[in-house]
RNA sequence: GCCAGCAUAGCACAGUGGUAGUGCAGCGCUUUUGUAAAGCGAAGGUCGUGGGUUCGAAUCCCUCUGCUGGCU
Numbered sequence: 001g002c003c004a005g006c007a008u009a010g011c012a013c014a015g016u017g018g019u020a021g022u023g024c025a026g027c028g029c030u031u032u033u034g035u036a037a038a039g040c041g042a043a044g045g046u047c048g049u050g051g052g053u054u055c056g057a058a059u060c061c062c063u064c065u066g067c068u069g070g071c072u
Stems, first nucleotide, its partner, number of pairs: 001071007010024004018055001027041004048064001050062003
């Protein structure tokens, strides 16, 4: 230099055009003499940046940034 993949909650990841979710962590409650475990509940998101397409974009297209891999 070229090609491909990835970027979504604190962490690990789902979500292939129509209300953004799961597990773990953290918080509250129940339970316990107490802790842990278990159960229940609530909270937590400008979906990497900037544009485009569309009635509607996390999702499709382009640019940029970062990371990973391959080729040279």

The RNA shown here (transfer RNA) has 72 nucleotides and comes from a Candidatus Magasanikiibacteriota bacterium. Taxonomically the source falls in Candidatus Magasanikiibacteriota (Bacteria, Bacteria candidate phyla). The RNAcentral record of the sequence draws on ENA. Rfam family: tRNA.